[in-house]
RNA sequence: CGGCAAAUUGUGGGAGAGUUCAGCGCCCCCAACACUCAUCAAUGAGUGAUGGAAUCAGCUGACGCCGAAGGAGCAACGCCCAGUAAACUCUCAGGCACCCGGACCACGAUUUGCUG
Numbered sequence: 001c002g003g004c005a006a007a008u009u010g011u012g013g014g015a016g017a018g019u020u021c022a023g024c025g026c027c028c029c030c031a032a033c034a035c036u037c038a039u040c041a042a043u044g045a046g047u048g049a050u051g052g053a054a055u056c057a058g059c060u061g062a063c064g065c066c067g068a069a070g071g072a073g074c075a076a077c078g079c080c081c082a083g084u085a086a087a088c089u090c091u092c093a094g095g096c097a098c099c100c101g102g103a104c105c106a107c108g109a110u111u112u113g114c115u116g
Base pairs, nucleotide, nucleotide: 001116002115003114004113005112006111007110008109009108010107011106012105013104018063020062021061022060023059024058025056029052030051031050033048034047035046036045037044038043064096065095066094070092071090072089073088077083
């Protein structure tokens, strides 16, 4: 100095699955009521509580669903004992708009190890 591997780190990429049901609640809207203000009056404006409707990336619960943080399981192997892989399986955790997160991939940097 070159090559390979690992760890850390920076940049970029990076999937899947709820327009479900019930209750509660915020904002908006509507109805009549009460009060206040303006007006000669009709009427208009504001506030309050009640009822209704609709909505929502909200809360709670139920059911459903996803696998690519993490976690768990095992085939081969093994003295068949102990042990033991994954992107497979499970779904405890996590997730089911965006953001975030995200296994993993590419490139760069640093360190360590092996090697020429």